[in-house]
RNA sequence: GCCCGCUUGGCGCAAUUGGUAGCGCACCUGUCUUGUAAACAGGCGGUUGUCGGUUCGAGUCCGACAGCGGGCU
Numbered sequence: 001g002c003c004c005g006c007u008u009g010g011c012g013c014a015a016u017u018g019g020u021a022g023c024g025c026a027c028c029u030g031u032c033u034u035g036u037a038a039a040c041a042g043g044c045g046g047u048u049g050u051c052g053g054u055u056c057g058a059g060u061c062c063g064a065c066a067g068c069g070g071g072c073u
Stems, first nucleotide, its partner, number of pairs: 001072007010025004019056001027043005049065005
């Protein structure tokens, strides 16, 4: 230099054909316990790496850039 993959809550991952983003863990509160943990119930938390474009509508399609990983020379 060229090619490929990935980037979504604190962490690990989903999201079918484009239709208003969900699960687990963690965290917080409550119940239970002498107390802690476990268990059970409830709750908080993300403008989806950044900037543009297409579209009535974009996590999803297109372009540029950034970061991480891999391959070729």
The RNA shown here (transfer RNA) has 73 nucleotides and comes from a Solirubrobacteraceae bacterium. The same sequence occurs in records of 2 taxa. The coordinates come from a structure-prediction model, not an experiment, and the mean pLDDT is 81.